Large-subunit ribosomal RNA, half A from Winogradskyella sp., 1604 nucleotides, folded computationally. It matches the Rfam family "Bacterial large subunit ribosomal RNA". Rfam links the family to the GO terms structural constituent of ribosome and ribosome. Its mean pLDDT, the model's own confidence on a scale to 100, is 81.
[in-house]
Context: one part of a larger RNA
RNA sequence: AGCGUAUGGGGAAUGCCUAGGCUCUCAGAGGCGAAGAAGGACGUGAUAAGCUGCGAAAAGCUACGGGGAUUGGCACAUACAAAUUGAUCCGUAGAUAUCCGAAUGGGGCAACCCACUAUAUUGAAGAUAUAGUAUCCGUUAAGGAGGCGAACCCGGAGAACUGAAACAUCUAAGUACCCGGAGGAGAAGAAAACAAAAGUGAUUCCGUUAGUAGUGGCGAGCGAACGCGGAGAAGCCCAAACCAGUAUUGUUACGGCAAUACUGGGGUUGUAGGACUACGAUAUUCAAGUCAAAGCGAAGUAGAACUGUUUGGAAAGACAGACCAUAGAUAGUGAUAGUCUAGUAUACGUAAGCGAUGAUAAGAUAGUAGUAUCCUGAGUAGCGCGGGGCACGUGUAACCCUGUGUGAAUUAGUCGGGACCAUCCGAUAAGGCUAAAUACUCCUGAGAGACCGAUAGUGAACUAGUACCGUGAGGGAAAGGUGAAAAGAACCCUGAAUAAGGGAGUGAAAUAGAACCUGAAACCAUACGCUUACAAGCGGUCGGAGCGGAUUUAUCCGUGACGGCGUGCCUUUUGCAUAAUGAGCCUACGAGUUACCGUUGCUAGCAAGGUUAAGCACUUCAGGUGCGAAUCCGUAGCGAAAGCGAGUCUGAAUAGGGCGCUAUAGUUAGUAGUGGUAGACGCGAAACCGUGUGAUCUACCCAUGGGCAGGGUGAAGCUGUGGUAACACACAGUGGAGGCCCGAACCGGUUGACGUUGAAAAGUCUUCGGAUGACCUGUGGGUAGGGGUGAAAGGCCAAUCAAACUCGGAAAUAGCUCGUACUCCCCGAAAUGCAUUUAGGUGCAGCGUAUUAUUAGUUUUAUAGAGGUAGAGCUACUGAUUGGAUGCGGGGGCUUCACCGCCUACCAAUUCCUGACAAACUCCGAAUGCUAUAAAAUGAUGUAAUGCAGUGAGGGCAUGGGUGCUAAGGUCCAUGUCCGAGAGGGAAAGAACCCAGACCAUCAGCUAAGGUCCCCAAAUGUAUGUUAAGUUGAAUAAACGAGGUUGAACUGCUUAGACAGCUAGGAUGUUGGCUUGGAAGCAGCCAUUCAUUUAAAGAGUGCGUAACAGCUCACUAGUCGAGCGGUUCGGCAUGGAUAAUAAUCGGGCAUAAACAUACUACCGAAGCUAUGGACUUUAUAAGUGGUAGGGGAGCAUUGUAGUGUCGUCGAAGGUGUACUGCGAGGUAUGCUGGAGAAGCUACAAAAGAAAAUGUAGGCAUAAGUAACGAUAAUGCGGGCGAGAAACCCGCACUCCGAAAGACUAAGGUUUCCUCAGCUAUGCUAAUCAGCUGAGGGUUAGUCGGGACCUAACGCGAACCCGAAAGGGGUAGUGGAUGGACAACGGGUUAAUAUUCCCGUACCUGCUCAAGAUAAAAGUGACGGAGGCGUAUAUUUGGUGCGUGCUGACGGAAUAGCACGUUGAAGCGAGUAGUAAUACCGCGAUAGUACACUAAGGCUACGGCCGCGGUGAUAAUCCAGAGAAGCGACUUCCAAGAAAAGCGAUUGAAGCAGCCCGUACCGUAAACCGACACAGGUAGUUGGGAUGAGAAUUCUAAGGAGCUC
Repeated sequence: AGCGUAUGGGGAAUGCCUAGGCUCUCAGAGGCGAAGAAGGACGUGAUAAGCUGCGAAAAGCUACGGGGAUUGGCACAUACAAAUUGAUCCGUAGAUAUCCGAAUGGGGCAACCCACUAUAUUGAAGAUAUAGUAUCCGUUAAGGAGGCGAACCCGGAGAACUGAAACAUCUAAGUACCCGGAGGAGAAGAAAACAAAAGUGAUUCCGUUAGUAGUGGCGAGCGAACGCGGAGAAGCCCAAACCAGUAUUGUUACGGCAAUACUGGGGUUGUAGGACUACGAUAUUCAAGUCAAAGCGAAGUAGAACUGUUUGGAAAGACAGACCAUAGAUAGUGAUAGUCUAGUAUACGUAAGCGAUGAUAAGAUAGUAGUAUCCUGAGUAGCGCGGGGCACGUGUAACCCUGUGUGAAUUAGUCGGGACCAUCCGAUAAGGCUAAAUACUCCUGAGAGACCGAUAGUGAACUAGUACCGUGAGGGAAAGGUGAAAAGAACCCUGAAUAAGGGAGUGAAAUAGAACCUGAAACCAUACGCUUACAAGCGGUCGGAGCGGAUUUAUCCGUGACGGCGUGCCUUUUGCAUAAUGAGCCUACGAGUUACCGUUGCUAGCAAGGUUAAGCACUUCAGGUGCGAAUCCGUAGCGAAAGCGAGUCUGAAUAGGGCGCUAUAGUUAGUAGUGGUAGACGCGAAACCGUGUGAUCUACCCAUGGGCAGGGUGAAGCUGUGGUAACACACAGUGGAGGCCCGAACCGGUUGACGUUGAAAAGUCUUCGGAUGACCUGUGGGUAGGGGUGAAAGGCCAAUCAAACUCGGAAAUAGCUCGUACUCCCCGAAAUGCAUUUAGGUGCAGCGUAUUAUUAGUUUUAUAGAGGUAGAGCUACUGAUUGGAUGCGGGGGCUUCACCGCCUACCAAUUCCUGACAAACUCCGAAUGCUAUAAAAUGAUGUAAUGCAGUGAGGGCAUGGGUGCUAAGGUCCAUGUCCGAGAGGGAAAGAACCCAGACCAUCAGCUAAGGUCCCCAAAUGUAUGUUAAGUUGAAUAAACGAGGUUGAACUGCUUAGACAGCUAGGAUGUUGGCUUGGAAGCAGCCAUUCAUUUAAAGAGUGCGUAACAGCUCACUAGUCGAGCGGUUCGGCAUGGAUAAUAAUCGGGCAUAAACAUACUACCGAAGCUAUGGACUUUAUAAGUGGUAGGGGAGCAUUGUAGUGUCGUCGAAGGUGUACUGCGAGGUAUGCUGGAGAAGCUACAAAAGAAAAUGUAGGCAUAAGUAACGAUAAUGCGGGCGAGAAACCCGCACUCCGAAAGACUAAGGUUUCCUCAGCUAUGCUAAUCAGCUGAGGGUUAGUCGGGACCUAACGCGAACCCGAAAGGGGUAGUGGAUGGACAACGGGUUAAUAUUCCCGUACCUGCUCAAGAUAAAAGUGACGGAGGCGUAUAUUUGGUGCGUGCUGACGGAAUAGCACGUUGAAGCGAGUAGUAAUACCGCGAUAGUACACUAAGGCUACGGCCGCGGUGAUAAUCCAGAGAAGCGACUUCCAAGAAAAGCGAUUGAAGCAGCCCGUACCGUAAACCGACACAGGUAGUUGGGAUGAGAAUUCUAAGGAGCUC
């Protein structure tokens, strides 16, 4: 270290529970608000942080009613109180109700500030109290509105994604969103309506008509109405005619008349009605309000009946015997209770309020006849143009609405009936009101659930819209359980300890101990058994020795030396161990569902019929019963239709033909498969659109402020001199310009390095650019998303930009990727064709499966056929074609041109001979395949219909081809096969090559391919050869090479002597001829290469020479003595032979254990056989590999119903063991656990997990590893303490010092001070702290802000514009970064001070007195740069003085050293100066430092504090440097706020003087950066030496040593 067992830790799954949710039903209610809402802020308790309640009358007050014993909320403690004189509590009605908020006196940064009027208090000012003071509508007035609220409703305005497989009409959709408005409902509504020859009679809603008629790029889609069945029902009022009145106006014959406006009566419709005339009469019906009143109605009251024994901690359990029930709903009580408690059935009770009904009653409502006249809704109806709505997209387009233009009629009228016209029918527009039936649920009460049970159910069971994140809109968690009862552990011990633990005690239980029920897994330990240190390993499996254990010892458990075999899972693929995807591990969660409409199967009912829907009724309230026939399907078809009908259509037809009839089953439910519409199996875009939120970052702009050490250069102008006729010009000086120069602060970001899980989500170090300008910067404002801004980079707009962020449409869409969860059984594909904006998608066909029906199918043989491939052929075509012969014709040359001709090593037709080619040639032509028939064999293999698919990426090999290079592990077809979806054996290893198709078991047998020396099962087999190369044994590597070797065939020579060797010859004409300088066998050319002598010898095979010569060969003889050559074809070997990690045939190795041939034996698989078993089927038999996929049968989980049961004598869950089922699983039992649970039969599902870079939590790994955030630095002594590198004190050292010091704005918001503490925070420790707990701390007329002013800009009466929301905007009002404005010094606290105290001042108002009385001008009031003047703060030196100190020995102090030598505001007819200002005097016999002394106290032993006393005491000296400030001036062009205020007082005393801020940090550990972060952050001050300097280096005061 591994495995196992046991015991723990860790963690929080599982089980059980529920206090909270979810979905509904019934009833109620359907609003709240200027009488101040919703929602908040702040308060309120004895102690009080949170929630709840409440409001300065503050966990409450008053009255009435109820009720009857405890009470002071959650919240369990202490203290103190209240209550039978009736508390707490419950109900009803009241009181109070701070501030904000519509917010309403004005303002405003919500919860704050500031007013006016009246009254009251005081003599006034000031202050306080009470009330009132917004805007709009309403003529005045009464009165009303405003804002909030979940859905429902009406209206205005109105998207896009998406679908159409693209997209534009269309769709999505009049949806989302925005806006206005109303109510408990809203809207609609009493026919200028439908209909169709018959009728209905307002509207709304439900069922149906009907997915019909229609509409529609006639695509996707959209989609009525009439009618019928129901719910509910309800009808009315004006305008006008006519009459009358009032007012005004006109006119008048003054009698009136007319007009206009208003009022009253009248009147309201289609069979037209009304006015009018005549008649008639007081009829009928409804009714607000008021009174009475049954009843309903808050808290509430009464309310039956049980005991014993037993187990137990506890009884409600078990057992036994009783009782009640108009009550056996439910909940609780120490386990499961009708009879214990609360309740329940039932009965009773009433305040406010409601109120059937009755009475009364404001008020409203009507007839008949006549028909002369009058009335009956006008910029209307209609029409043209442009749009919209209607199911209806402009269409034949009626109807409705209207932006624009036009424009009627008047009852003898007008409108409609889907263009239009006629007839007919219906209705009566241009005014209005109207309940119910319908929609919804923020809310209240009562109840229900085959809904959830803490990763579920609301986001939220708990202080949840909380913590936290974001500038903001907005986003948004985690987190339940001790026990019956706290009985919550007295006391003791260990320990520094109030940590933690061990005892003791409580309790049924403490392994129920507060980190608390159960307590799984990952992970981490401890103890014991076995194993492991030569061993190579997807770690398992098969065999198996040894060891250990057992109360089954013939058995089982644990371990596992050694041996055999063996490259995980998923996904995606032709194909994955793949080095292709995904997963660190564990636990929980996590994906084909639901509704409606089709279709098919099955089951059930009824059946030529079947069936209800909405609705109604009833009830025991059940997924009930009955009624309800509207509707739908079927029962008849044909036709475009009229229509006819067992027929009909076509047609002239009785013909023919088409479709039907003559063999009829449907329909309604349930359930399963599947399709469609819906998000539709789950997760996943980039995007599009809509409403909003953002300019605290950044871009630009506006207003108002601030900043820029120091040094240099020396423009214009001016002055002088020279010069010119006069200018010009030159020189010198003066002057001080400039997007000038150098260089700090400041701004930037050039180079390099570092950093890159950083110190930092952009920095550090070094270096560099600008640095008076188009400069930098603070504060307050403006511009907003197809928009802004941009010296322009597509830059920036909050760490986001080629279109921000947030929420919504929304579950957008995704032909794409990934994932998709239990078991067994049967069958089992495809990767092809056609088409496709199609090619990785889809449709149809093909191939699979299930069911049903039916009767074919396949193979072989024979026979008969069609056909044009392989082959072959071409004098058989078409085309191509080798060589030769012939040479039409043409070209070229010659002929002086032309003609006639001639020549030609040119091209070349036809023909002949010869050879040979073709996918798109065929005179020919197979094999195979195909068709048909017959026979035989085989047996469900065929076909059809219907349901459901998957596949439509294929791949290798062999053969036939195309393409390519007769390349590819290439590509495209065809036929076959295998892989795919196929395991096993062989080929070392290998998807498809060889063998062979796995139901399971067996320590049985036989074989296939392939093997038999060892690894490694089986022959060191037999016989005959071959190979010598380790060839074999990389690819069989090739062309080519080679006297390797072996075999065969043919052929030549040979005892008449071959071949090889040796000896000898190899001659002559002739130097053949020609050529040539030469050519003699041998440069070259020619040829009867001839002839002679010979045994033989070429007019010469090579070498050689300038040419000869010379050496050879052919050829011949001798010697030797038997075979020697050649050619062709084979076998095996050989060279050719060169690659990247040492090598290797798989290895060792082998001369066979290589190669070839033949033979025998054996081994060898999941094949075959044998034995046993399981299952399927068509069952004497056969079958059972399997991906996509189809079909069948089951297991488990959660809940429901019924049923009989189990359980404190111990349920579920957890954890072991044994048994059992093919399996999913099941059963029994031990321990744990402590209250519920399973079986059977049905039913219903949030119903099964290993993977989705899945979600959440927990735990590993890396790893005790990296790191611990500026390298300014620490060391020692002492102290406290359990403990000290870091805390405190002291000493020494070091660092900053234009800062790392001091002050202050913003921002933060208690961090400030003191005491106590150390669990967390602090990158370590901590006694320390910006940490934890408690207590304390911020004091103003003068400082800052308000009660004063105005800028940019905001808001905004009036007014303008706009569908609405809203946008501008005058008066005004707000708004500092600016204007105006009065206090200084000292002291004091642990912590505040210009604020308190002391002293000394100043400002405003009022009282009192005196005096002056117009108003306004003016002033306020402004740029850059520059020099000059003045001037102090401050500072250096010197001298004097004061105090103290110093000397190795001795002496002196006229010596040296150190420190100090100060002093405000204000006042003053003082002095200088133009003034500002400075100086001087007073202030000041203020005060303090400082030095000496010193009572006393403290101590961190170093020292510190210090009453009191002594010294005001020593210069108001001299010399230098000197910012800021102030003053006037010069110069330049870009020409440099506004308003308030001021502008007239003097004097004495007194009174009055409000609100807010004030602590602390503030270049930082407290702000912005997630941090105690090397970053960022405006302004003031900023000493000395060096120096031009704020550079640099060193240093003072002061502050630090950077938390390992």